[in-house]
């Protein structure tokens, strides 16, 4: 200098003006209003896909059904997430990538093409003369000799079909061939040895013994109880009902007259009771939080200390507008919270590292 890997970070910045929403303080008789001071969305607030607190119902255990996870160890509240290590696969490397349990327990299914898609094959082919048949010789004949791959055989080396074909390559062997022998790779089984463990490593035996698919039923470990903040608690009008008093009770109206409404026991109106609508009020934000710091672990991740407070609404607020700078700004907007996980993004800044070049 080029091409590349891994990770962490930012997400326009500053001021002036007007506004929204909570909150805390003062003023104000109250709903509320005003004035001040501080606070107000994201790394994904999304997707609602996974786990978990909460809070209601349900439950003694324990079987079954049903749903999930799937190498091994660890981390965490839990996870399917997240570290780290195996095995496989891809890359010269840095590093990526694998829904990575079992198909001699059982049944299943393998299109198309091909002989044959699995208890076990033979299209073309290779091979040959035992039988059988045909031809020919020899002989009256039979018996026998030769010859022909046409039937039966033998082969599974090559061809060929497919996504996969009954281990793989060599060499011996054979009529031709075949683990029919043997090396060496695979592979099954057993020791030892290293690791906590998956596994890995070497020795021996065995000639080989069963295609593939469980994101097919299915079998094995383990794991899961249902509904979700419109979850749920408190407070509680109007009617309406129950109880108990009860012949008055109200309005014009402040007093009288005087009118007019309701009602008289199926009862106006008075008290008072559960149960709950409207309607409030709590849930509701300070938390498995944030940040420095030592200190423990390869990590993930975890203890101590010290600091900070950082929306919380309820038809739902975080905008407009002006100046000034830049590289002219992407995807996106909380509604009970919290760890993942995808998915979506203009354009930038840090740190490790790989490999090629060149140059001293």
């Nucleotide at each position: 200098g080029g091409a590349g890997c891994g990770g962490g970070c930012c997400g326009g910045g500053c001021g002036g003006c007007c506004g929204c929403g909570g909150c805390u303080g003062a003023g104000u008789u109250u709903u509320g209003c005003u004035c001040a001071g501080g606070c107000g969305a994201g790394g994904a607030a999304a997707g609602u896909c996974c786990g978990g607190g909460c809070u209601c119902c349900g439950u003694a255990g324990g079987a079954c059904a049903g749903g999930g996870u799937g190498g091994u160890g660890g981390g965490u509240a839990a996870c399917g997430c997240c570290c780290a290590c195996c095995g496989g696969c891809c890359g010269c490397g840095a590093g990526g990538c694998c829904c990575g349990g079992g198909c001699c327990a059982g049944u299943g299914c393998c299109a198309c093409a091909g002989a044959a898609a699995a208890c076990g094959a033979a299209c073309c082919g290779c091979c040959g003369a035992a039988c059988g048949g045909c031809g020919u010789c020899c002989u009256c004949a039979c018996c026998g000799g030769c010859g022909u791959g046409c039937g039966u055989g033998g082969u599974a080396a090559g061809g060929g079909u497919g996504a996969a074909a009954a281990g793989g390559u060599g060499c011996g062997g054979u009529a031709a061939g075949a683990g029919c022998g043997c090396a060496c790779c695979g592979c099954g089984g057993g020791g030892c040895c290293g690791g906590c463990g998956a596994c890995g490593g070497u020795c021996c035996c065995g000639g080989c013994a069963u295609g593939g698919u469980a994101a097919a039923c299915c079998c094995c470990a383990c794991c899961c109880g249902g509904a979700g903040c419109a979850a749920g608690a408190c407070c509680g009008a109007g009617c309406a009902g129950c109880g108990g008093g009860g012949a008055g009770g109200g309005c014009c109206u402040g007093u009288c007259c005087g009118g007019c409404c309701c009602g008289u026991c199926c009862g106006a109106c008075c008290c008072g009771c559960g149960g709950g609508u409207a309607g409030g009020u709590c849930g509701c934000u300070g938390g498995a939080g944030g940040c420095g710091g030592c200190g423990g672990g390869u990590g993930a991740c975890c203890g101590c200390c010290g600091u900070c407070c950082u929306a919380g609404a309820g038809a739902a607020a975080u905008g407009g507008u002006c100046g000034c700078c830049c590289c002219c700004g992407a995807c996106a907007g909380a509604a009970c919270c919290c760890g993942g996980c995808u998915u979506a993004c203009a354009g930038g800044c840090c740190c490790g590292c790989u490999c090629c070049g060149u140059u001293u």
Model confidence (mean pLDDT): 78 of 100.
The RNA shown here (Bacterial RNase P class A) has 360 nucleotides and comes from a Planctomycetota bacterium.
Its Rfam family is "Bacterial RNase P class A". Rfam classes the family as a ribozyme. About the family: Ribonuclease P (RNase P) is a ubiquitous endoribonuclease, found in archaea, bacteria and eukarya as well as chloroplasts and mitochondria.
The sequence is in RNAcentral, with records from ENA.
A source record names the gene rnpB.